[in-house]
RNA sequence: GCGGAUGGCUGGAUGGCUGCGGGCCUUUGGGUCCGAGGAAAGUCCGGACUCCAAAAAGCACGGUGCCGGGUAACGCCCGGCGGGGGCAACCCUAGGGAAAGCGCCACAGAGAACAGACUACCUCGCAUGCGGGGUAAAGGUGAAACGGUGGAGUAAGAGCCCACCGCGCGACUGGCAACAGAAGCGGCACGGCAAGCCCCACCGGGAGCAAUGCCAAAUAGGGACCGCGUGCGGUGCUGAUCCUGCAAGGGAUAUCAGCCGUAGGGAUGCUUGAACCUGAGCGGUCCGGGUUGGCAGCUAGAGGGCACUUGGCAACAGGUGCUCUAGAUGAAUGGUCAUCCAGCCUCAGAUCUCGGUCUGGGGGGGACAGAAUCCGGCUUAUAGGCCAUCCGCGCAU
RNA sequence: GCCCCAAUAGCUCAGAUGGUAGAGCAACUGUUUCGUAAAUAGUAGGUCGGCGGUUCGAGUCCGUCUUGGGGCA
Repeated sequence: GCGGAUGGCUGGAUGGCUGCGGGCCUUUGGGUCCGAGGAAAGUCCGGACUCCAAAAAGCACGGUGCCGGGUAACGCCCGGCGGGGGCAACCCUAGGGAAAGCGCCACAGAGAACAGACUACCUCGCAUGCGGGGUAAAGGUGAAACGGUGGAGUAAGAGCCCACCGCGCGACUGGCAACAGAAGCGGCACGGCAAGCCCCACCGGGAGCAAUGCCAAAUAGGGACCGCGUGCGGUGCUGAUCCUGCAAGGGAUAUCAGCCGUAGGGAUGCUUGAACCUGAGCGGUCCGGGUUGGCAGCUAGAGGGCACUUGGCAACAGGUGCUCUAGAUGAAUGGUCAUCCAGCCUCAGAUCUCGGUCUGGGGGGGACAGAAUCCGGCUUAUAGGCCAUCCGCGCAU
Repeated sequence: GCCCCAAUAGCUCAGAUGGUAGAGCAACUGUUUCGUAAAUAGUAGGUCGGCGGUUCGAGUCCGUCUUGGGGCA
RNA backbone atom coordinates (compact mmCIF):
# COMPACT_ATOMS: atom_id res chain seq x y z
C1' G A 1 0.00 0.00 0.00
C1' C A 2 -3.89 -3.64 -1.39
C1' G A 3 -7.44 -7.34 0.03
C1' G A 4 -10.16 -9.63 4.01
C1' A A 5 -12.30 -10.51 9.16
C1' U A 6 -14.39 -8.89 13.96
C1' G A 7 -16.19 -5.26 17.45
C1' G A 8 -17.82 -0.30 18.81
C1' C A 9 -19.58 5.00 18.32
C1' U A 10 -22.49 8.46 15.41
C1' G A 11 -26.78 9.47 12.25
C1' G A 12 -25.14 16.96 10.55
C1' A A 13 -24.07 21.81 13.51
C1' U A 14 -25.12 27.11 15.08
C1' G A 15 -28.24 31.54 15.53
C1' G A 16 -32.91 34.59 14.90
C1' C A 17 -38.35 34.77 14.27
C1' U A 18 -42.72 32.06 14.83
C1' G A 19 -46.28 27.61 15.90
C1' C A 20 -47.48 23.15 19.36
C1' G A 21 -47.88 19.17 24.05
C1' G A 22 -46.75 18.33 29.33
C1' G A 23 -44.70 19.72 34.50
C1' C A 24 -43.91 23.80 38.08
C1' C A 25 -44.80 28.98 39.55
C1' U A 26 -48.23 32.97 38.85
C1' U A 27 -50.34 39.51 40.02
C1' U A 28 -54.04 34.84 35.12
C1' G A 29 -50.58 39.33 31.65
C1' G A 30 -47.15 35.49 31.54
C1' G A 31 -42.39 33.16 33.10
C1' U A 32 -39.38 28.84 33.27
C1' C A 33 -37.86 23.50 32.45
C1' C A 34 -38.56 19.21 29.44
C1' G A 35 -40.36 17.06 24.66
C1' A A 36 -39.23 10.38 19.37
C1' G A 37 -35.33 5.80 17.75
C1' G A 38 -31.09 2.52 17.03
C1' A A 39 -34.19 0.42 15.12
C1' A A 40 -39.72 3.82 17.81
C1' A A 41 -40.63 -1.23 12.57
C1' G A 42 -42.01 -6.84 12.31
C1' U A 43 -45.33 -8.59 16.46
C1' C A 44 -40.93 -13.47 16.41
C1' C A 45 -39.76 -14.72 21.99
C1' G A 46 -39.51 -13.75 27.51
C1' G A 47 -41.59 -11.10 31.50
C1' A A 48 -43.88 -7.04 34.75
C1' C A 49 -49.04 -5.66 35.36
C1' U A 50 -54.72 -6.59 34.85
C1' C A 51 -58.80 -9.93 34.50
C1' C A 52 -60.95 -14.94 33.97
C1' A A 53 -64.86 -18.83 40.34
C1' A A 54 -58.24 -18.37 40.50
C1' A A 55 -54.98 -21.72 45.49
C1' A A 56 -53.29 -26.40 43.68
C1' A A 57 -52.81 -31.09 40.90
C1' G A 58 -53.29 -34.15 36.53
C1' C A 59 -54.27 -34.81 31.18
C1' A A 60 -54.26 -32.83 26.28
C1' C A 61 -51.56 -29.46 23.44
C1' G A 62 -47.30 -26.48 22.62
C1' G A 63 -42.01 -25.04 23.15
C1' U A 64 -36.66 -25.82 23.93
C1' G A 65 -32.65 -29.60 23.11
C1' C A 66 -24.04 -30.55 23.61
C1' C A 67 -21.53 -28.60 28.56
C1' G A 68 -20.85 -24.68 32.15
C1' G A 69 -22.12 -19.74 33.56
C1' G A 70 -25.22 -14.92 33.30
C1' U A 71 -30.25 -12.97 33.73
C1' A A 72 -36.53 -11.30 36.80
C1' A A 73 -36.98 -14.69 32.66
C1' C A 74 -36.19 -16.41 27.57
C1' G A 75 -36.02 -19.77 21.92
C1' C A 76 -31.52 -14.31 24.49
C1' C A 77 -26.11 -13.21 25.97
C1' C A 78 -20.92 -15.06 27.42
C1' G A 79 -17.20 -18.85 27.59
C1' G A 80 -16.02 -23.77 26.02
C1' C A 81 -16.65 -28.86 23.46
C1' G A 82 -18.05 -31.78 18.87
C1' G A 83 -19.02 -31.30 13.46
C1' G A 84 -18.61 -28.36 8.70
C1' G A 85 -16.38 -24.05 5.52
C1' G A 86 -11.97 -20.99 4.76
C1' C A 87 -4.49 -20.39 3.32
C1' A A 88 -5.69 -17.65 7.84
C1' A A 89 -7.96 -14.10 11.01
C1' C A 90 -12.77 -15.93 11.54
C1' C A 91 -17.80 -17.79 10.12
C1' C A 92 -22.05 -21.50 10.34
C1' U A 93 -24.41 -25.21 13.49
C1' A A 94 -32.23 -26.94 13.89
C1' G A 95 -25.85 -30.24 18.25
C1' G A 96 -30.22 -35.72 23.22
C1' G A 97 -31.94 -40.87 21.08
C1' A A 98 -31.78 -44.92 14.79
C1' A A 99 -30.49 -52.08 19.62
C1' A A 100 -38.21 -48.83 22.34
C1' G A 101 -41.50 -49.09 18.06
C1' C A 102 -43.65 -47.58 13.32
C1' G A 103 -42.65 -45.15 8.55
C1' C A 104 -39.84 -43.28 3.94
C1' C A 105 -35.46 -43.82 0.43
C1' A A 106 -38.99 -41.98 -6.27
C1' C A 107 -36.51 -42.84 -11.26
C1' A A 108 -32.26 -45.71 -12.63
C1' G A 109 -30.19 -50.33 -11.21
C1' A A 110 -29.23 -57.47 -10.48
C1' G A 111 -29.97 -55.48 -5.74
C1' A A 112 -31.76 -49.76 -1.24
C1' A A 113 -31.23 -53.08 4.72
C1' C A 114 -29.21 -58.36 7.03
C1' A A 115 -30.65 -57.23 -0.64
C1' G A 116 -28.27 -59.07 -4.96
C1' A A 117 -26.13 -61.42 -10.48
C1' C A 118 -26.70 -57.21 -15.98
C1' U A 119 -21.35 -57.02 -18.05
C1' A A 120 -17.60 -60.06 -15.79
C1' C A 121 -14.13 -64.23 -13.30
C1' C A 122 -13.42 -69.70 -12.27
C1' U A 123 -15.13 -74.64 -13.27
C1' C A 124 -18.08 -79.05 -15.48
C1' G A 125 -20.89 -81.17 -19.71
C1' C A 126 -22.31 -80.81 -24.78
C1' A A 127 -19.98 -78.24 -29.23
C1' U A 128 -18.51 -72.12 -31.08
C1' G A 129 -23.35 -71.51 -28.81
C1' C A 130 -26.42 -73.55 -24.91
C1' G A 131 -27.05 -75.51 -19.99
C1' G A 132 -25.37 -76.60 -14.63
C1' G A 133 -22.37 -75.15 -10.27
C1' G A 134 -19.27 -71.47 -7.47
C1' U A 135 -17.91 -66.00 -6.52
C1' A A 136 -19.38 -60.83 -5.17
C1' A A 137 -12.95 -58.86 -5.52
C1' A A 138 -13.18 -55.67 -10.84
C1' G A 139 -16.87 -52.77 -14.13
C1' G A 140 -21.76 -50.38 -14.75
C1' U A 141 -26.55 -47.70 -12.40
C1' G A 142 -27.39 -44.21 -8.59
C1' A A 143 -27.47 -38.92 -3.85
C1' A A 144 -26.15 -43.32 -1.29
C1' A A 145 -24.45 -50.42 -2.80
C1' C A 146 -23.64 -53.97 3.70
C1' G A 147 -15.86 -50.71 5.49
C1' G A 148 -10.57 -48.87 2.91
C1' U A 149 -5.21 -50.00 1.43
C1' G A 150 -1.49 -53.77 1.18
C1' G A 151 -0.28 -58.93 1.85
C1' A A 152 -1.13 -64.09 2.29
C1' G A 153 -4.49 -67.75 0.60
C1' U A 154 -7.89 -69.73 -3.33
C1' A A 155 -10.18 -73.21 -9.15
C1' A A 156 -11.56 -67.99 -9.12
C1' G A 157 -12.79 -65.00 -4.90
C1' A A 158 -14.45 -63.12 0.00
C1' G A 159 -12.45 -60.07 7.16
C1' C A 160 -11.89 -66.49 5.26
C1' C A 161 -6.88 -64.94 7.74
C1' C A 162 -2.85 -61.01 8.96
C1' A A 163 -0.87 -55.67 9.43
C1' C A 164 -2.32 -50.58 9.46
C1' C A 165 -6.47 -47.18 9.09
C1' G A 166 -11.79 -46.82 10.08
C1' C A 167 -15.88 -48.61 13.59
C1' G A 168 -17.60 -50.41 18.63
C1' C A 169 -16.37 -51.26 23.96
C1' G A 170 -12.95 -49.15 26.91
C1' A A 171 -9.03 -49.68 32.65
C1' C A 172 -6.33 -45.26 33.66
C1' U A 173 -5.07 -39.76 33.12
C1' G A 174 -6.63 -34.39 32.42
C1' G A 175 -11.02 -31.33 32.82
C1' C A 176 -16.86 -28.94 37.30
C1' A A 177 -18.66 -30.96 32.57
C1' A A 178 -19.51 -31.60 27.33
C1' C A 179 -15.15 -34.01 25.82
C1' A A 180 -9.82 -35.23 24.74
C1' G A 181 -5.78 -38.69 25.23
C1' A A 182 -5.41 -43.76 25.82
C1' A A 183 -3.03 -49.60 27.80
C1' G A 184 -6.07 -53.38 26.10
C1' C A 185 -10.28 -56.26 23.80
C1' G A 186 -13.53 -57.32 19.53
C1' G A 187 -13.65 -59.35 12.75
C1' C A 188 -17.17 -55.86 13.77
C1' A A 189 -24.77 -54.30 15.36
C1' C A 190 -26.95 -54.35 8.62
C1' G A 191 -26.78 -47.49 5.66
C1' G A 192 -29.38 -42.55 5.65
C1' C A 193 -33.69 -39.52 7.22
C1' A A 194 -36.17 -37.75 13.90
C1' A A 195 -36.64 -29.12 10.22
C1' G A 196 -40.88 -38.00 9.44
C1' C A 197 -44.31 -39.79 13.57
C1' C A 198 -42.14 -40.94 18.00
C1' C A 199 -38.99 -41.89 22.88
C1' C A 200 -36.17 -39.12 26.74
C1' A A 201 -34.97 -34.55 29.77
C1' C A 202 -36.58 -29.70 31.08
C1' C A 203 -40.29 -25.55 30.67
C1' G A 204 -45.32 -23.67 29.93
C1' G A 205 -53.14 -22.34 32.45
C1' G A 206 -55.68 -18.71 29.10
C1' A A 207 -56.60 -13.89 27.26
C1' G A 208 -54.55 -9.27 26.77
C1' C A 209 -54.05 -1.74 28.49
C1' A A 210 -58.88 -1.71 22.66
C1' A A 211 -56.79 -5.74 29.65
C1' U A 212 -59.30 -3.74 33.73
C1' G A 213 -61.73 -0.15 37.38
C1' C A 214 -64.75 4.33 38.64
C1' C A 215 -68.28 8.34 37.43
C1' A A 216 -72.05 10.39 34.38
C1' A A 217 -75.89 9.56 30.80
C1' A A 218 -79.42 6.78 28.03
C1' U A 219 -82.44 2.62 26.60
C1' A A 220 -86.46 -2.04 25.53
C1' G A 221 -85.32 -4.48 34.05
C1' G A 222 -86.41 -6.35 25.33
C1' G A 223 -87.80 -10.85 22.32
C1' A A 224 -87.39 -16.13 20.59
C1' C A 225 -85.57 -21.11 21.26
C1' C A 226 -83.02 -25.22 23.83
C1' G A 227 -80.81 -28.61 28.06
C1' C A 228 -81.15 -30.42 33.24
C1' G A 229 -84.19 -29.75 37.51
C1' U A 230 -88.83 -27.93 39.67
C1' G A 231 -87.89 -32.22 45.25
C1' C A 232 -86.32 -32.36 50.60
C1' G A 233 -85.22 -30.17 55.50
C1' G A 234 -85.44 -26.14 59.11
C1' U A 235 -87.26 -21.55 61.14
C1' G A 236 -92.81 -18.06 64.52
C1' C A 237 -87.47 -13.84 62.82
C1' U A 238 -91.31 -11.05 58.92
C1' G A 239 -96.13 -10.95 56.17
C1' A A 240 -100.59 -13.89 57.10
C1' U A 241 -104.42 -16.81 60.20
C1' C A 242 -106.41 -18.13 65.14
C1' C A 243 -106.93 -17.54 70.77
C1' U A 244 -106.64 -14.19 75.11
C1' G A 245 -106.53 -9.08 76.87
C1' C A 246 -109.44 -2.24 77.71
C1' A A 247 -104.59 -1.54 75.83
C1' A A 248 -99.42 -2.63 75.83
C1' G A 249 -98.44 -7.38 75.40
C1' G A 250 -98.61 -12.94 75.63
C1' G A 251 -99.60 -17.82 73.26
C1' A A 252 -100.45 -21.16 68.91
C1' U A 253 -100.24 -22.59 63.44
C1' A A 254 -94.59 -24.83 59.07
C1' U A 255 -96.69 -23.84 53.67
C1' C A 256 -99.90 -19.56 51.53
C1' A A 257 -95.54 -16.10 50.93
C1' G A 258 -90.71 -14.54 52.71
C1' C A 259 -85.89 -16.20 55.12
C1' C A 260 -81.80 -20.03 55.88
C1' G A 261 -79.92 -24.38 53.90
C1' U A 262 -79.72 -29.00 50.60
C1' A A 263 -79.59 -31.11 45.32
C1' G A 264 -77.74 -28.62 41.25
C1' G A 265 -75.14 -24.87 38.34
C1' G A 266 -71.03 -21.19 37.33
C1' A A 267 -63.69 -19.95 34.10
C1' U A 268 -60.68 -17.67 28.76
C1' G A 269 -58.53 -26.02 26.40
C1' C A 270 -60.50 -30.69 29.48
C1' U A 271 -60.97 -33.31 34.47
C1' U A 272 -60.69 -32.96 39.87
C1' G A 273 -61.10 -29.14 43.31
C1' A A 274 -60.03 -25.45 48.53
C1' A A 275 -62.20 -20.74 48.79
C1' C A 276 -66.03 -17.56 46.33
C1' C A 277 -70.88 -16.46 43.66
C1' U A 278 -75.76 -18.41 42.84
C1' G A 279 -79.36 -21.67 44.78
C1' A A 280 -85.34 -24.04 43.26
C1' G A 281 -83.51 -22.31 39.85
C1' C A 282 -78.99 -22.71 36.97
C1' G A 283 -76.82 -22.57 32.21
C1' G A 284 -76.51 -22.17 26.61
C1' U A 285 -77.64 -20.17 21.40
C1' C A 286 -79.62 -16.36 18.22
C1' C A 287 -82.02 -11.56 17.06
C1' G A 288 -82.73 -6.50 18.51
C1' G A 289 -81.98 -1.71 21.38
C1' G A 290 -79.00 1.95 24.30
C1' U A 291 -74.01 3.88 25.42
C1' U A 292 -69.26 5.61 20.72
C1' G A 293 -68.81 11.00 27.09
C1' G A 294 -65.20 11.91 31.18
C1' C A 295 -61.43 10.15 34.77
C1' A A 296 -57.94 6.44 36.28
C1' G A 297 -54.72 2.65 34.29
C1' C A 298 -50.19 6.56 32.06
C1' U A 299 -45.22 6.17 33.34
C1' A A 300 -39.23 7.12 38.88
C1' G A 301 -38.47 1.62 36.90
C1' A A 302 -35.81 -6.08 37.06
C1' G A 303 -34.43 2.72 35.05
C1' G A 304 -30.49 5.15 31.69
C1' G A 305 -25.53 7.71 31.22
C1' C A 306 -20.51 9.19 32.97
C1' A A 307 -16.17 8.64 36.35
C1' C A 308 -13.62 5.62 39.96
C1' U A 309 -13.37 0.83 42.19
C1' U A 310 -14.03 -4.95 43.84
C1' G A 311 -14.80 -10.05 41.82
C1' G A 312 -14.80 -12.61 37.05
C1' C A 313 -11.34 -14.88 30.60
C1' A A 314 -16.17 -12.77 29.52
C1' A A 315 -21.36 -12.01 29.69
C1' C A 316 -22.36 -9.85 34.16
C1' A A 317 -22.85 -8.86 39.61
C1' G A 318 -21.62 -5.32 43.69
C1' G A 319 -19.91 -0.37 45.94
C1' U A 320 -19.11 5.22 45.87
C1' G A 321 -20.10 9.97 43.59
C1' C A 322 -22.41 13.10 39.87
C1' U A 323 -26.23 13.64 36.36
C1' C A 324 -30.78 12.63 33.35
C1' U A 325 -36.12 11.18 32.97
C1' A A 326 -42.14 12.59 26.44
C1' G A 327 -47.15 10.85 28.17
C1' A A 328 -50.46 12.42 23.41
C1' U A 329 -55.96 10.66 22.58
C1' G A 330 -57.93 12.01 15.36
C1' A A 331 -53.27 11.86 18.22
C1' A A 332 -47.89 17.23 20.24
C1' U A 333 -42.07 17.74 19.36
C1' G A 334 -43.20 21.62 13.43
C1' G A 335 -42.37 25.80 9.85
C1' U A 336 -39.22 29.69 7.93
C1' C A 337 -34.58 32.66 7.14
C1' A A 338 -29.26 32.86 7.34
C1' U A 339 -24.35 30.72 8.00
C1' C A 340 -20.89 26.57 8.38
C1' C A 341 -19.99 21.53 6.98
C1' A A 342 -19.32 15.27 5.79
C1' G A 343 -19.43 11.65 1.58
C1' C A 344 -19.43 12.76 -3.96
C1' C A 345 -18.04 15.43 -8.94
C1' U A 346 -14.74 18.80 -11.50
C1' C A 347 -10.33 22.32 -12.37
C1' A A 348 -5.29 23.85 -10.96
C1' G A 349 -0.74 23.10 -8.19
C1' A A 350 2.75 20.20 -5.13
C1' U A 351 4.54 15.38 -3.84
C1' C A 352 5.03 10.27 -5.03
C1' U A 353 6.43 3.43 -4.41
C1' C A 354 2.25 6.24 -10.39
C1' G A 355 -1.81 2.84 -6.30
C1' G A 356 -2.47 7.41 -4.00
C1' U A 357 -1.89 11.78 -0.57
C1' C A 358 -2.07 17.14 0.57
C1' U A 359 -3.54 22.45 -0.57
C1' G A 360 -6.76 25.98 -3.04
C1' G A 361 -11.23 27.33 -6.24
C1' G A 362 -16.15 25.90 -8.11
C1' G A 363 -20.40 22.62 -7.87
C1' G A 364 -23.21 19.74 -4.51
C1' G A 365 -26.73 18.71 -0.29
C1' G A 366 -27.41 14.75 4.29
C1' A A 367 -29.90 7.29 4.71
C1' C A 368 -33.67 3.94 7.15
C1' A A 369 -37.40 6.16 9.19
C1' G A 370 -42.27 8.63 14.09
C1' A A 371 -43.48 6.85 20.79
C1' A A 372 -49.29 4.97 22.18
C1' U A 373 -48.99 0.05 28.94
C1' C A 374 -43.76 -0.62 30.08
C1' C A 375 -39.18 -3.32 30.02
C1' G A 376 -35.07 -7.45 28.33
C1' G A 377 -33.85 -9.67 23.54
C1' C A 378 -34.12 -11.46 18.35
C1' U A 379 -35.08 -10.32 13.14
C1' U A 380 -35.52 -6.82 9.11
C1' A A 381 -34.17 -1.58 6.72
C1' U A 382 -30.10 1.88 6.65
C1' A A 383 -26.77 7.56 2.38
C1' G A 384 -22.55 8.21 4.89
C1' G A 385 -18.58 9.45 8.74
C1' C A 386 -15.11 7.91 12.68
C1' C A 387 -12.28 4.51 16.02
C1' A A 388 -9.90 -0.10 17.66
C1' U A 389 -7.94 -5.07 17.01
C1' C A 390 -6.52 -9.22 13.98
C1' C A 391 -5.19 -12.25 9.26
C1' G A 392 -3.07 -12.75 4.28
C1' C A 393 -0.21 -10.73 0.05
C1' G A 394 3.37 -7.17 -1.91
C1' C A 395 7.17 -3.32 -1.32
C1' A A 396 10.80 -0.10 1.27
C1' U A 397 14.08 0.70 5.50
C1' G B 1 -51.40 -0.69 19.48
C1' C B 2 -52.72 -5.95 19.68
C1' C B 3 -54.90 -10.92 17.84
C1' C B 4 -55.81 -14.14 13.47
C1' C B 5 -56.20 -15.91 8.10
C1' A B 6 -54.58 -16.25 3.03
C1' A B 7 -51.22 -16.06 -1.83
C1' U B 8 -51.04 -22.28 -7.34
C1' A B 9 -52.45 -21.41 -15.48
C1' G B 10 -56.05 -15.29 -17.97
C1' C B 11 -60.34 -16.54 -13.89
C1' U B 12 -62.45 -20.10 -9.90
C1' C B 13 -60.25 -23.82 -7.03
C1' A B 14 -57.83 -29.19 -5.62
C1' G B 15 -53.03 -31.12 -4.08
C1' A B 16 -50.46 -36.25 2.60
C1' U B 17 -41.91 -33.78 0.90
C1' G B 18 -41.53 -39.35 -3.64
C1' G B 19 -44.41 -41.23 -10.63
C1' U B 20 -40.54 -33.77 -9.49
C1' A B 21 -48.06 -30.05 -10.85
C1' G B 22 -53.85 -31.07 -11.91
C1' A B 23 -59.54 -30.10 -12.88
C1' G B 24 -63.46 -26.77 -14.75
C1' C B 25 -64.38 -22.14 -17.42
C1' A B 26 -62.02 -18.90 -20.90
C1' A B 27 -58.28 -18.76 -25.44
C1' C B 28 -56.45 -21.19 -30.22
C1' U B 29 -56.91 -25.12 -34.17
C1' G B 30 -59.69 -29.07 -36.65
C1' U B 31 -64.62 -31.73 -37.52
C1' U B 32 -69.98 -30.66 -38.11
C1' U B 33 -73.32 -26.40 -40.32
C1' C B 34 -75.60 -22.21 -45.84
C1' G B 35 -73.35 -19.50 -41.51
C1' U B 36 -73.17 -19.12 -36.05
C1' A B 37 -74.21 -21.29 -31.30
C1' A B 38 -74.19 -26.02 -29.12
C1' A B 39 -71.57 -30.68 -29.52
C1' U B 40 -66.96 -33.25 -30.39
C1' A B 41 -61.37 -34.13 -30.89
C1' G B 42 -56.92 -31.90 -29.69
C1' U B 43 -53.21 -27.89 -28.46
C1' A B 44 -50.70 -24.26 -25.75
C1' G B 45 -50.41 -21.56 -21.24
C1' G B 46 -47.00 -22.28 -14.36
C1' U B 47 -40.16 -18.24 -11.11
C1' C B 48 -46.71 -22.76 -6.97
C1' G B 49 -45.90 -14.41 -3.58
C1' G B 50 -39.94 -13.42 -2.85
C1' C B 51 -35.35 -15.19 -0.40
C1' G B 52 -32.66 -18.67 2.63
C1' G B 53 -32.26 -23.52 5.20
C1' U B 54 -33.23 -29.29 6.00
C1' U B 55 -33.31 -33.36 2.51
C1' C B 56 -30.69 -37.18 -2.95
C1' G B 57 -35.22 -34.36 -3.95
C1' A B 58 -39.78 -29.05 -1.18
C1' G B 59 -46.08 -26.54 -3.97
C1' U B 60 -45.89 -29.45 0.83
C1' C B 61 -41.30 -29.17 6.41
C1' C B 62 -38.66 -24.77 9.10
C1' G B 63 -37.17 -19.50 9.24
C1' U B 64 -37.52 -14.58 7.38
C1' C B 65 -39.48 -10.66 4.03
C1' U B 66 -43.64 -8.63 0.80
C1' U B 67 -48.77 -8.08 -0.47
C1' G B 68 -54.01 -8.69 0.57
C1' G B 69 -58.21 -9.71 4.01
C1' G B 70 -60.81 -10.20 8.96
C1' G B 71 -61.44 -9.10 14.35
C1' C B 72 -60.74 -6.36 19.35
C1' A B 73 -63.56 -0.22 22.32
About this RNA:
This is a predicted complex of two RNAs, RNase P RNA and transfer RNA, with 470 nucleotides together. The coordinates come from a structure-prediction model, not an experiment, and the mean pLDDT is 77. Rfam match: Bacterial RNase P class A. By type it is a ribozyme.